[in-house]
């Protein structure tokens, strides 16, 4: 370094839903809580899905811009334990 195992020892994250808080929504943050997780650790790069306030428009279940989603899947990159 590189493939494969494995996370139990020691940890380690948190999903519904409750409460605060943010957004125009998707959804993001806090705090409790645990349904799960072997990268549920980071990156929207590809594929899916969500969302639509300004903008355009024929005023619409529409358009593309842009936004979420790493706990959808692919892929990328950083690790942790023991063997080979």
């Nucleotide at each position: 370094g590189g493939g494969g195992g494995g996370a139990u020892u020691g940890g380690g994250c948190a999903a519904a839903c409750u409460c605060c808080u943010u957004g125009a929504g998707a959804g993001g943050g806090g705090a409790g809580g645990a349904c799960g997780c072997a990268a549920a650790g980071c990156c929207a790069c590809c594929g899916g899905c969500c969302c639509u306030a300004a903008g355009c428009g024929a005023u619409a279940u529409g358009c593309a811009a842009g936004g979420g989603u790493a706990g959808c899947g692919g892929g990328g990159u950083u690790g942790c334990c023991g063997g080979c």
About this RNA:
The RNA shown here (c-di-GMP-I riboswitch aptamer) has 84 nucleotides. Its mean pLDDT, the model's own confidence on a scale to 100, is 79.